[in-house]
């Protein structure tokens, strides 16, 4: 060059046209302890960017950025 996947809180991941975008950890508050840690509750925090489709886009199409991995 070409081709194929894949991009959602810090960080690993469901969600695949209409849901308040979910959860497990992370951080914080506050119980529980002498303090901590463990547990418990409650709380912030996210849908790569630009266009199109459509009453509706995170989700489908398109370019474009980035990562992966096959081929020459």
């Nucleotide at each position: 060059a070409g081709g194929u996947c894949c991009a959602u809180a810090g960080u690993u991941c469901a969600g695949u046209g209409g849901a308040u975008a979910g959860a497990a950890u992370a951080c914080a508050g506050c119980g529980c302890u002498u303090c901590g840690g463990a547990c418990g509750c409650u709380g912030u925090g996210a849908c790569c960017g630009g266009g199109g489709u459509u009453c509706a886009a995170u989700u489908c199409c398109u370019c474009g950025u980035g990562g992966a991995c096959c081929u020459a």
Predicted 3D model of a 72-nucleotide RNA (transfer RNA) from a Nanobdellota archaeon.
Its mean pLDDT, the model's own confidence on a scale to 100, is 81.
Its Rfam family is "tRNA".
The sequence is in RNAcentral, with records from ENA.